[in-house]
Context: one part of a larger RNA
RNA sequence: GAGUAACGAAAGGCGAGUGAGAAACUCGUCCGCCGAUUGCCCAAGGUUUCCUGAGCAAUGCUAAUCAGCUCAGGGUUAGCCGGGACCUAAGCCGAGGCCGAGAGGCGUAGGCGAUGGACAACUGGUUCAUAUUCCAGUGCCACCACCGAGCGUUUGAGCAAUGGGGUGACGCGGAAAGGUAGGCAGACCGUGGCGUUGGUUGUCCACGGGCAAGCGUGUAGGGUGGCCUCCAGGCAAAUCCGGAGGCCUUUAACCUGAGGCGUGAUGCCAGCUGGCGUAUGCCGGCGAGCUGCUGAUCCUAUGCCGCCAAGAAAAACCUCUAGCGAGUUCUGGUGGUGCCCGUACCAAAACCGACACAGGUGGGCAGGUAGAGUAUACCGAGGCGAUC
Numbered sequence: 001g002a003g004u005a006a007c008g009a010a011a012g013g014c015g016a017g018u019g020a021g022a023a024a025c026u027c028g029u030c031c032g033c034c035g036a037u038u039g040c041c042c043a044a045g046g047u048u049u050c051c052u053g054a055g056c057a058a059u060g061c062u063a064a065u066c067a068g069c070u071c072a073g074g075g076u077u078a079g080c081c082g083g084g085a086c087c088u089a090a091g092c093c094g095a096g097g098c099c100g101a102g103a104g105g106c107g108u109a110g111g112c113g114a115u116g117g118a119c120a121a122c123u124g125g126u127u128c129a130u131a132u133u134c135c136a137g138u139g140c141c142a143c144c145a146c147c148g149a150g151c152g153u154u155u156g157a158g159c160a161a162u163g164g165g166g167u168g169a170c171g172c173g174g175a176a177a178g179g180u181a182g183g184c185a186g187a188c189c190g191u192g193g194c195g196u197u198g199g200u201u202g203u204c205c206a207c208g209g210g211c212a213a214g215c216g217u218g219u220a221g222g223g224u225g226g227c228c229u230c231c232a233g234g235c236a237a238a239u240c241c242g243g244a245g246g247c248c249u250u251u252a253a254c255c256u257g258a259g260g261c262g263u264g265a266u267g268c269c270a271g272c273u274g275g276c277g278u279a280u281g282c283c284g285g286c287g288a289g290c291u292g293c294u295g296a297u298c299c300u301a302u303g304c305c306g307c308c309a310a311g312a313a314a315a316a317c318c319u320c321u322a323g324c325g326a327g328u329u330c331u332g333g334u335g336g337u338g339c340c341c342g343u344a345c346c347a348a349a350a351c352c353g354a355c356a357c358a359g360g361u362g363g364g365c366a367g368g369u370a371g372a373g374u375a376u377a378c379c380g381a382g383g384c385g386a387u388c
Base pairs, nucleotide, nucleotide: 012030013029014028015027016026017025031385032384033383034382039365040364041363042362045346046345049344050074051073052072053071054070055069059067060066079140080139081342082341083340084339086117087116091112092111093110097106098105099104121138122137123136124135125134141338142337143336144335145334146333147332149329150328151327158324159323163320164319165318166317171307172306173305174304177300178299179298182294183293184292185291186290188209189208190207191206192205193204194202210268211267214263215262216261217260221256222255223254224253225248226247227246228245229244230243231242233241234240269289271286272285273284274283275282276281308311351360352359367379368378369377370376
């Protein structure tokens, strides 16, 4: 320079409380803002920032009794969520091997490797802080043991490949249907209310009118012919797949499959309410749970129709034999066992930007009125008033 620039998009007022001290902390109330987000859930990344108590030297663009700050204590509970004990993609590693003066490079078998495939849990309650993990209720999966029942012991039950086949298994576009979630309304049902100002016991006002997996049933819809004989194919075999021929059938049978209904539920829950308690809270009581309309981007659906640029793999699974084979079972019941890692919190003031930075950051959810709409405006749930 100068008490100058600046104090980083934004609405706060009042009352009460705490305190040495309050514009900023806490509570209340009014007002305002976001509301395809400034809400809720997750992936990455961060790594204790989470919760509680005690603090204010520093950090916080001011103050601070407050804090993502300081100090101390506490907090993350799983057979079924995610990952591993399963599978493979790009890519990576790579026994032998090939190449190279070497260092090393490439690469077969084989392995690793999710962002993909496979695979068993739902509802409610609870903590200051965790919950599909704890608790309550109701299930499911794998394996083991026992019991019952069935079948079998070479005229062989059953198991079954590191092998064969099927399946898994996939593009883009389009259309209609059947549903459900959700929404709206109700003169119906439940609980509460009865008027500060003319009316308000009424066709009145306010709020609410729910519930999963699993199990049973097997619908709308979608798909597929069945049997017999033969056979140079599927690196051995095959009853499987494939090929050829014949017979019988045209609508069943079979496979798949939302939703609904029943059960789950004599339960739980919203709401209202009684008692106890300083309070957090604890123990009870009552309790409607219906009808109509609308209606998805979700489900049936990896479906159907069309198109050309012709749209992963492997395992699981089914089947076939090879083979194993004396007890076994794709029948039911009871009991038991169930490992390792993650799980707090943030999703922007906690990540990437030197900062509590007007920037950047993948996925899911998607209420009301008006509207074609996820535009826009105003609202809900919920969250904020952005540190002078």
Large-subunit ribosomal RNA, domain III from an Actinomycetes bacterium, 388 nucleotides, folded computationally.
The coordinates come from a structure-prediction model, not an experiment, and the mean pLDDT is 80.
Rfam family: Bacterial large subunit ribosomal RNA.